Transfer RNA from an Actinomycetes bacterium, 76 nucleotides, folded computationally.
RNA sequence: AGGGGUGUGGAGCAGUUGGUAGCUCGUGAGCCUCAUAAGCUCAAGGUCGCGGGUUCGAGUCCCGCCACCCCCACCA
Numbered sequence: 001a002g003g004g005g006u007g008u009g010g011a012g013c014a015g016u017u018g019g020u021a022g023c024u025c026g027u028g029a030g031c032c033u034c035a036u037a038a039g040c041u042c043a044a045g046g047u048c049g050c051g052g053g054u055u056c057g058a059g060u061c062c063c064g065c066c067a068c069c070c071c072c073a074c075c076a
Base pairs, nucleotide, nucleotide: 002071003070004069005068006067007066010025011024012023013022019056027043028042029041030040031039049065050064051063052062053061
């Protein structure tokens, strides 16, 4: 130099053919309990690595870049 994969709420992940982002855990509140835990209910929290493009519409398609992981090669 080259090839592949990953990047989505605090954490771990899902999101088939573009149609308006969800699950588990965690956090907060309430219910329950003498109390804690468990259980049940509700809520907050993300504009999807960054920047462009296509489109009525992009997490999803296209281009560039960045970070991490793997493969291969090169130099000394």